[in-house]
RNA sequence: GCCGGUUUAGCUCAGCAGGUAGAGCAGCUGAUUUGUAAUCAGAAGGUCGCGGGUUCGAUUCCUGCAACCGGCA
Repeated sequence: GCCGGUUUAGCUCAGCAGGUAGAGCAGCUGAUUUGUAAUCAGAAGGUCGCGGGUUCGAUUCCUGCAACCGGCA
C1' cells in the first nucleotide's frame, strides 16, 4: 500500500427483507437473612464509532474517515 472483518448499555454479545433497540452479567432499590452471600421482585441505564448521501423513515442500504483484528505484498 491492497483485501476482508468488527465497532450497539459499564462488560460480553443479539437485532435485520429499513419502521420509534434487546438479553445475560455488573451496578441500584426492595423482599428474604442475626448479618453477608445466594435467591426472588422491580426500576434505571444506549447521540447504535464520527461525518455525508438515499428514503416519508436508517443500527440496518451507499459512501468518506477513525480505531481494532486478520490476510497479502
A computed fold for a 73-nucleotide RNA from uncultured Paracoccus sp., annotated as transfer RNA.
Its Rfam family is "tRNA". The family's RNA type in Rfam is transfer RNA.